A computed fold for a 76-nucleotide RNA from a rhizosphere metagenome, annotated as SAH (S-adenosyl-L-homocysteine) riboswitch aptamer. RNAcentral holds the sequence, with entries from MGnify.

RNA sequence: UUUCCGAGGAGCGUUGCAAGGCACAUCCGCGUGCCCCAGGCUCGGAAACCAUCACAUUGCAACGGCGCUCACCCGC
Numbered sequence: 001u002u003u004c005c006g007a008g009g010a011g012c013g014u015u016g017c018a019a020g021g022c023a024c025a026u027c028c029g030c031g032u033g034c035c036c037c038a039g040g041c042u043c044g045g046a047a048a049c050c051a052u053c054a055c056a057u058u059g060c061a062a063c064g065g066c067g068c069u070c071a072c073c074c075g076c
Stems, first nucleotide, its partner, number of pairs: 001048008009070006017040001020035005039063001
């Protein structure tokens, strides 16, 4: 860095940026339309690849568009 899994209380509705998919396009630029889309973030685990090179101890989360509902905690 990438992939998968788990956690960050749960659910319904909604918009649609990025990513993804399909079709078309090609001006070589990365465009147009449609579909899908609000855990894409952080932490932990496993694997692969790359890079790097001290060890020990202790502690432990912070966040997530809009509207609604429930749960939990505190206060009145």